[in-house]
Context: one part of a larger RNA
This record gives sequence, structure tokens and C1' cells, in this order.
RNA sequence: GCCAGGAAGUACAUUUAAGUGGCGAGGGUAAUCCGAUAAUAGGAUGUCCCGCAGGGAAACCAAGACCUCGCAGUUCACGAGGAGGAAGGUGUGAAAGCGCCUUAAGUCACUUGGAUACAACCCGAAACCGGGCGAUCUAGGCCCAGGUAAGGUGAAGCCCCCGUAAAAAGGGGUGGAGGCCUGCAGAGGUUCUACAUGCAAGUGUUCUUCUAACCUGGGUCUAGGGGUAAAAAGCCAAUCGAGCUCGGUGAUAGCUGGUUCCUGCCCAAGUUGGCCGUAGUCAAGCCUCGAGUGAGGAAACUAGAAGGGUAGAGCGACGGAUUUAGGAUUUAGGCCCCGAAAGGGGUCGGUUCUUUGUCCAACUCCGAAUAUUCUAGUUCCGUAGAUCUCGGGAGACGGGGUUCCGGGGUAAACUUGGAAUCCGCGAGGGGAACAACCCAGACUAUGGUUAAGGUCCCUAAAUGCGAAUUCAGUGUUAAAGGGUGAAGGUGGUUUGUGGUCGAAAACAGCGAGGAGGUUGGCUCAGAAGCAGCCAUCCUUUAAAAAGUGCGUAACAGCUUACUCGUCUAGAUCACAAGCGCCCAAAAUGGACGGGGCUAAAUUCGCUACCGAUACCAUAGACAUCCGCAAGGAUUGUGAUAGGCAGGCGUGCUGGUCGAGCAGAACCCUUUCCGAGAGGAAAGGUGGAUCGUACAGCAAUGAGAAUCCUGGU
Repeated sequence: GCCAGGAAGUACAUUUAAGUGGCGAGGGUAAUCCGAUAAUAGGAUGUCCCGCAGGGAAACCAAGACCUCGCAGUUCACGAGGAGGAAGGUGUGAAAGCGCCUUAAGUCACUUGGAUACAACCCGAAACCGGGCGAUCUAGGCCCAGGUAAGGUGAAGCCCCCGUAAAAAGGGGUGGAGGCCUGCAGAGGUUCUACAUGCAAGUGUUCUUCUAACCUGGGUCUAGGGGUAAAAAGCCAAUCGAGCUCGGUGAUAGCUGGUUCCUGCCCAAGUUGGCCGUAGUCAAGCCUCGAGUGAGGAAACUAGAAGGGUAGAGCGACGGAUUUAGGAUUUAGGCCCCGAAAGGGGUCGGUUCUUUGUCCAACUCCGAAUAUUCUAGUUCCGUAGAUCUCGGGAGACGGGGUUCCGGGGUAAACUUGGAAUCCGCGAGGGGAACAACCCAGACUAUGGUUAAGGUCCCUAAAUGCGAAUUCAGUGUUAAAGGGUGAAGGUGGUUUGUGGUCGAAAACAGCGAGGAGGUUGGCUCAGAAGCAGCCAUCCUUUAAAAAGUGCGUAACAGCUUACUCGUCUAGAUCACAAGCGCCCAAAAUGGACGGGGCUAAAUUCGCUACCGAUACCAUAGACAUCCGCAAGGAUUGUGAUAGGCAGGCGUGCUGGUCGAGCAGAACCCUUUCCGAGAGGAAAGGUGGAUCGUACAGCAAUGAGAAUCCUGGU
């Protein structure tokens, strides 16, 4: 892990609500006693409990059968219950008024749903307290006892020599000190790897120490908030920041896990307020079931009306920010120039006018659409009972995504609000896969039609049609995630618009010319078209610069502008757009889902087809409703937490009817019935018990709890 068996809302008391039943202004007894009987049934008693009157702290006082409307129903006006008014009791108050109560229904039993106290659905702490048991491990102390191979070193003291005034110091012996050295036994446990269900809950190797604060045996003492500790919160029997064991004890657990058959109906919330409250809980809101009431309710659409200051827009309408150009004017001015001064001019600035270009949540001369409110109509729901009220039972009070509108943030699968919607609690189809993206809300069966999305193969369906674009494998990706591909650049290509040149010949190419005054003047060593400065004329011409670039030391030389010829029909510039291209870098090899595709890519259009639990048809089931029924009708039948309802099965008891050795239960196989839990039959096995109408009682249903026991 698997299999089998076991395994979790129970008992009593009190209380509350509903259902059923008894009696009813009453209802009921408990203990106790009597008592056919195996147990009891039945009876006695009537203290007592609840109800029949309330108000008030108390003293104390002490309550209707009035009027109107009106549901069901019917005689259309009555009208149980109901609603409103009025009234009454009492407390308070000077009063007005206000609070509570009043027009008679309870009580007992059983069953079920809740609540409370107890272990209270089951399993689970770490802990806390009490009584005991432990120092055979280990810590320390005490008593008795035992042990430490062999070497090395050579302290004091002593003797001799030397030395001194005497000493000291020095030398040689002797001697045998030391928490001295090497090292066995012993003790320890540093390093290293091997071992890793081991030889060992640590061993091996290496290492430390080994006459001492040494090691060891036996005995004995100290005990749990206590001991002992050369102190590590170490050790106190493989257990220690408070031992073990038994008890309090089924401690408590706002926490985790688990909680067992079926079907039908409805179906949530993650919001608001309080709480040492934020993993919880209480109240409200939201769900469900029942009762009462009795006529409206409500989303949407259309029309009309109202308020508004958002989006947008505007600013020569305010507040504020802000660009360009020109003019006028004035000095508050600064600087410069002319002038003897007066004064004038230029420029920057100020003010103002004109022109030009912008912006605003906290600007508005303007100003929507939605939305909101009201009115009317339509539609829908509703006497087959809506809405509302009351009562029983909950769950939930960690939410999340997308779209639009905001706040915070550089941003985020970020955070915080509003509206809608979906997931949560929603299956099916598409999106390769993928809670919330697209389509679409699943009663069952069969057949058909479509949606989103698709139609080369994987893979159902056109290698469809018409017209274009792209050559980059661009692309083959609706979007989010996966990923994408930016600013900028582009004589890649396509389309459009505008300008200029062009049969009086353009553009490009090729052929020819490209001259003279002159080496212009200056400068310079030189400066001759071509270092630099100044000027930039004239002539001959079809045309030719006081010279476009290269070049020389300077010339020379080449070339360009410009002109002619040849050739021949478009050339050139600018702007805009489509599709491409560059920009373009990531770690195992790699992703359009893949193969592959030049369309099977992209754009515009057209027609077919495929494609879902959607829609349609047929048949059937269930719910709700109508109906005496037969039958029918419309609306429905996804669903977690949860509410409500009806069933199936197990054991036992009462009990009716039974079955069985001519074969019970159990087990195996097959078939049938039922929507299902389940039920039945036949055959086999087995060899002695078993079923059942009805009713009652429960230790009553297993797949999960790191569940328990056993098997494997």
C1' cells in the first nucleotide's frame, strides 16, 4: 500500500417551537401507598405545578362585551377572525401626556427541530496539580579496598676540591625532587575516512594523558521547583529549561483532521455595526420552512418632466500656467552710442495692441450621453395568494477574476473604492493544454438545425470562388497567461497626391568642346582658377566660373559647372499610406499545438459545409396548478454551505401470514424489476434454520480521520 472487521450528534434534566392526541376555564400529578402479574396494567392521595389579571420599588389599587371599515362566504348587505377609532385598569405627573396591560385558552402526554447544564459528534496537545517510585546509568560527597611495565631528565640537601678575612660564587661526585618528559596497562575521545536495518542507538583509525585536581571495585548519602554540577541549563536509569508512574482526566483546544444509505423542492454569504475583535463570535442584511394578512408588486421599454456641471470642449469668460512674431508707448529702470546742453538713437525690460501655439482634480463663457427622481402607458408577476408581518431552522461574516469609471504607486498576477457580470456554487462547445476570455445555463432518450470557432494532414467540414498585398517562413497567435517586439532608421516593394523638366528631345550613358585679356590685384621664397585677403570685370563664343574637386615646391596634368552631338520616352523632387526589412542578446535541443505551408500567410468581398448538454421535433419521467375522475395546461426540473419533504436497507421486540433436509441462511454466476437507496427469480454451493402485512425500539448504513486490530 491493499483486503477484512471495528469506528463519530448519544443519555438525562430544564426550556422553546411545530405536529398528533386527551381533557378544557381548566389541565396534570411527583414521591408514596394498594395492586392481577415474571416485569406491569389499573387504582388511591391531591401537598404541588401551569393557566384563569394586571399595574406598581412598595403601600396599595384593580380592567370592554362601543363605533366604523372589511377578507373568506353568502341573501350585497351582513360578515368569525382581522384593521382603525374610541374606551377601561394601573404607575408617574399639577396637568397635558407617556409606559405596561385589557374584548377569556390553556394544560398534559408522545414525536420531531433548536437552546442550556453536564465529556455532549469523534480522535488529537504542549501544559497544570496531587500521591508515590527511582542515584544498579550519571553528578558530587563519605567509608573500606585495589592499581599505575620500562626508560629519560637530574631540584634541594650532603661530601670533596677550589675560593674568601669569613662568606658567596665556581667545579666534581652523591642524592633522587617534579600537578617534569617518552611510553605499556588504565583513563579520555582530537582528527580522518570506512561502516550506515553497523561489530556497535556509534565502532574503527589517528590522537591526548599516564605519580596525579590520577584510575578503579564494593558499600553508603543527597530526589523533582528538588538534588548534584571546576557551570554545558550539564546530569538525575537510551527520558531533563523541571524525571518517571498513577490519579484529578473523557483537562481545555475560537486550531487541524474525520463524520457512514437514496431521491425530490428551494438555494446563500464573504457586506454593515459591536467585541483585547481581525483563524472567533453576537446582531442586521442575504437562504429555507410554516402561519397570518388580503391587492397590489416589480425589473425592463416608450413618452414627458425635473435637478445637475461629469465626458468633451474652451479660455479675446474668470483664476492659474504658457509659445512665437510685429507695432505702439511709458518710464520703475539697467547698459551702450551721439550731443556743450536740451534732447535724440539702439538694446534688454515694463505696460498695452495685433498675430501665433498650448494646458488645468482643487479654472468654467459652455456642455452632453448614460445614470437618478417623478408622472403616464406598455410588458411581466400576482386571489392558483404576490407584497408585507410574525414565528421555527440555518449557513456565512478570509473571497476572487474580467470590463468600464476613480484614488495610491516608476511599476506589478500590486493595493484600495464604485457599477455590471462571471467564478465561488456551473457541466457542455471553442481558446493546443488553462476557475472566472468567447459561445452557452446540463430532467431522460432518439433524430435534426445552428452559436462561438473552424473546413491541407493529425481532426468533423471548400487544397472553395473573385480581387489585391507580402518573399521576410514575415506570417500561419482575438485577448490574458504563455510572451511581446520599441524609439529610431530604410533608393525593399505597392498605392495615392502635388510640383518641376520633357518629341522645340528631358534624365542617365557615350563622343567632342570647356577659350582669350590673365600668372586679376595684394600677400608671399613661391601663390599661375584651386594657403590666405580684396575684387569678381571685359572679350571670343554653341558654351566655358577672376573657377567644383583632385593634384604641383610653384607650374603642369586630371575633373566639374556650362555647351553641342548621339540616343530615345519618360525623368526627377516632395509628401502620405499598405505590407515588409534593420534595430533584435541567455544559458540541456525546441516549438505556429505538431507535421508542414509561398499559401495552408495578410487585406477586402461572396457562397457552401462542419460544429454544443444551446434551439427544434417526437416519446417518456418528475414538480406546480386545474379537474370527482378520465385527462389537461403553462411554467419549470445545474448546484456547494444550508433549509424542507418523502423513501430504501440493518438488528431486536410485539404481531399477521408463512417457508424449510423433496434442502433454510451464507457464498458464486446469470437474468429481470425499480428514478435510486434497493428488490426478486433461476442455476450452482452449502447443510439447518429463515422470511413477512402492520406496529414499536435502536450501540442502524463506511473510502478517507499520518484512524484502531488482524491478515498479506
The part of an RNA shown here (large-subunit ribosomal RNA, domain II) has 712 nucleotides and comes from a Candidatus Nanoarchaeia archaeon. The RNAcentral record of the full RNA draws on ENA. Rfam family: Archaeal large subunit ribosomal RNA. For this family Rfam cites "Crystal structure of the ribosome at 5.5 A resolution" (Yusupov et al., Science, 2001).